[in-house]
Context: one part of a larger RNA
RNA sequence: CUGGGCGUAAAGCGCGCGUAGGCGGUUACACAAGUCAGAGGUGAAAUCCCGGAGCUCAACUCCGGAACUGCCUUUGAAACUAGGUAACUAGAAUCUUGGAGAGGCGAGUGGAAUUCCGAGUGUAGAGGUGAAAUUCGUAGAUAUUCGGAAGAACACCAGUGGCGAAGGCGACUCGCUGGACAAGUAUUGACGCUGAGGUGCGAAAGCGUGGGGAGCAAACAGGAUUAGAUACCCUGGUAGUCCACGCCGUAAACGAUGAUAACUAGCUGCUAGGGCCCACAGGGCUUUGGUGGCGCAGCUAACGCAUUAAGUUAUCCGCCUGGGGAGUACGGUCGCAAGAUUAAAACUC
Numbered sequence: 001c002u003g004g005g006c007g008u009a010a011a012g013c014g015c016g017c018g019u020a021g022g023c024g025g026u027u028a029c030a031c032a033a034g035u036c037a038g039a040g041g042u043g044a045a046a047u048c049c050c051g052g053a054g055c056u057c058a059a060c061u062c063c064g065g066a067a068c069u070g071c072c073u074u075u076g077a078a079a080c081u082a083g084g085u086a087a088c089u090a091g092a093a094u095c096u097u098g099g100a101g102a103g104g105c106g107a108g109u110g111g112a113a114u115u116c117c118g119a120g121u122g123u124a125g126a127g128g129u130g131a132a133a134u135u136c137g138u139a140g141a142u143a144u145u146c147g148g149a150a151g152a153a154c155a156c157c158a159g160u161g162g163c164g165a166a167g168g169c170g171a172c173u174c175g176c177u178g179g180a181c182a183a184g185u186a187u188u189g190a191c192g193c194u195g196a197g198g199u200g201c202g203a204a205a206g207c208g209u210g211g212g213g214a215g216c217a218a219a220c221a222g223g224a225u226u227a228g229a230u231a232c233c234c235u236g237g238u239a240g241u242c243c244a245c246g247c248c249g250u251a252a253a254c255g256a257u258g259a260u261a262a263c264u265a266g267c268u269g270c271u272a273g274g275g276c277c278c279a280c281a282g283g284g285c286u287u288u289g290g291u292g293g294c295g296c297a298g299c300u301a302a303c304g305c306a307u308u309a310a311g312u313u314a315u316c317c318g319c320c321u322g323g324g325g326a327g328u329a330c331g332g333u334c335g336c337a338a339g340a341u342u343a344a345a346a347c348u349c
Stems, first nucleotide, its partner, number of pairs: 003321004007303002012317001014201004021194003025088005033081002035077008049065006091191001092188003095184004103177007110154001114150008125136002162169002206247006215241002220236004258316006266294013298305002322349003331342004
């Protein structure tokens, strides 16, 4: 390379948008580039293959044939593909009506709790633990009542519930705004799918500048435990956690399962809608979208998956190729840095 693979053995980019490219619905007509058939030319010789012959055999050499799977010209075919013309509506998009939702952004508001401050009551303990001690407290703590301040997070509702492409999103109100869904079948008429590069988003931690700082809490200090204890436990406590702007670009970024489309038994929950029927606090049947449990065929090394496939197919992209060395070195690109990304070899088993 041909292959074979990618839930857990190596292997799905963290997730979108999208360029080139690849692939692409139904019908008719025409064309003949691809495709197929016939004919002609060419495809040097040697070599290879087949049949013979000559050196005593063989290697070797000679003769003949076939072949040279290719290219060019020409004559035809028209199913499929491409390009062309005309049309269609089942894909896709638009429109109308409607309900659902922690989808996003901005502004404002609220209550509980915590800590601190002030005041009142009140007196000797409080706190913490397996047990203690460090710690706080007669300069009045803990407890309790009232008042004030600050920051952060939103108990119950809450649910294998909802929304979002993923990361993620949870008090309430208002404003702006994205997407999905159902019904109608009105409009366009293949406008589609995927997507190398590219570009955007992207938890936490971390970084820069300026704010903020209640609680929690790396580092750090002390007290314990212990043979030791640079830990687990306790008392403190700084970065940080919060906000604005800018960077970083990584995670067990997981469903460890790329996207899209079609097909292939069912049963039973939840959720958002629609339709029909009935004896109407309601119930039954049915249909579309999402989200769970179980299960047949099939698949799988097994576990398991099973209309939300890991089944059966098609298209496109990404990735893997024994373990270690190593996701490292060097070089490039990016970054303020931390580092990220791309990515070997020697050697060794």
About this RNA: Predicted 3D model of a 349-nucleotide part of an RNA (small-subunit ribosomal RNA, central domain) from Sphingopyxis sp. 14C-7. Taxonomically the source falls in Sphingopyxis (Bacteria, Pseudomonadati, Alphaproteobacteria, Sphingomonadales). Model confidence (mean pLDDT): 89 of 100.